A computed fold for a 109-nucleotide RNA from uncultured Ruminiclostridium sp., annotated as SAM riboswitch aptamer (S box leader).
[in-house]
Formats: sequence, C1' cells, structure tokens
RNA sequence: CCUUAUCAAGAGCGGCGGAGGAAACGGGUCCAGUGAAGCCGCGGCAACCGGUGUGAAAGCAAUGGUGCCAAUUCCCGCAUCGCGGAAAUAUUCGCGGUGAAAGAUGAGG
Repeated sequence: CCUUAUCAAGAGCGGCGGAGGAAACGGGUCCAGUGAAGCCGCGGCAACCGGUGUGAAAGCAAUGGUGCCAAUUCCCGCAUCGCGGAAAUAUUCGCGGUGAAAGAUGAGG
C1' cells in the first nucleotide's frame, strides 16, 4: 500500500513523568497540577486470529498472538432523505435519519 470484517456494548489502579490531551487540519464540546501525553508494573474487558466444538454452524473456554480499558470512531466538516422555521426567489437556519470520506483494530496479501 491492496483486500476484507468490525467500530451505540464492555473494562482501571499504582509508580515514574511533568503540560498537555481527545489521529491530522478547521469548527464545537470536553478531559487535565484533585496531575495530561508518554513509559513501566499489576489488574481488567472483549473474543478478530489461534484453541475447542460441529456434517456445517451455533456454542464454549481464555493458558497463546494481537487489540482495547472518558465521552458513538466525543460531535460536525462531503452527499442525500425526512420534519420544522425564514425568504418573492436564489437560498438559508434548526432537529433527526442514511450513505460516503477519513481513521482505528483484526485477518489475509
């Protein structure tokens, strides 16, 4: 980089550390010296691979390989649909839905 599956659930304490963080950019909204990011230890969640099970599944366990442990992938940014408001129209505002894009993680290449 390509393909594919999933992303509304779930799961925290301690030590080091010191001011930032919530992927990037813009906007919003949050978290943070009652200590952010990062690193380490322990704990936990989940169950993609692997294991088990089966005709195939479902299911089961969680000792292995990953992953994860504020908020939906925190929300919006593109397209489209519905409802409501403004406007003569063009258009615009609010709320909600769907899809895409981007991203994350697994598996395969």
Lineage of the source: Bacteria > Bacillati > Bacillota > Oscillospiraceae > Ruminiclostridium. The coordinates come from a structure-prediction model, not an experiment, and the mean pLDDT is 86.